[in-house]
RNA sequence: GAUGAGUCCUGUAGCGGCGGAACGUCCGUGAACCGGGUCAGGUCCGGAAGGAAGCAGCCCUAAGCGGGUCGCUCCGGGUGCUGCGGGGGUGCUCAUUC
Numbered sequence: 001g002a003u004g005a006g007u008c009c010u011g012u013a014g015c016g017g018c019g020g021a022a023c024g025u026c027c028g029u030g031a032a033c034c035g036g037g038u039c040a041g042g043u044c045c046g047g048a049a050g051g052a053a054g055c056a057g058c059c060c061u062a063a064g065c066g067g068g069u070c071g072c073u074c075c076g077g078g079u080g081c082u083g084c085g086g087g088g089g090u091g092c093u094c095a096u097u098c
Stems, first nucleotide, its partner, number of pairs: 001097007008087009018076004023071002025068005035060004043052003
């Protein structure tokens, strides 16, 4: 000096990580009446024994709401690593060669 590779820019794939959304799950809350159960008091039927409906209260829960964690799916990025390309340059590093 030459060539190749890397550093640089860029495209893309995979795996993770961060953030968001939805779903599932757990807990809490949650129906004056148009959910359920139990129904004090009282009401009705009955000569009586009993029976019927059933307000309040209580309990369970639907839709919904709130919160936590985990899981799954999707989305996003000047997120991290690796792989495969494209571009550029000779400034630096490595290898080969003259």
The RNA shown here (Bacterial small signal recognition particle RNA) has 98 nucleotides and comes from an Actinomycetes bacterium.
The organism belongs to Actinomycetes, within Bacteria.
It matches the Rfam family "Bacterial small signal recognition particle RNA". Rfam classes the family as a non-coding RNA gene.
The prediction has a mean pLDDT of 76.
The sequence was found by an Rfam model in a public genome assembly.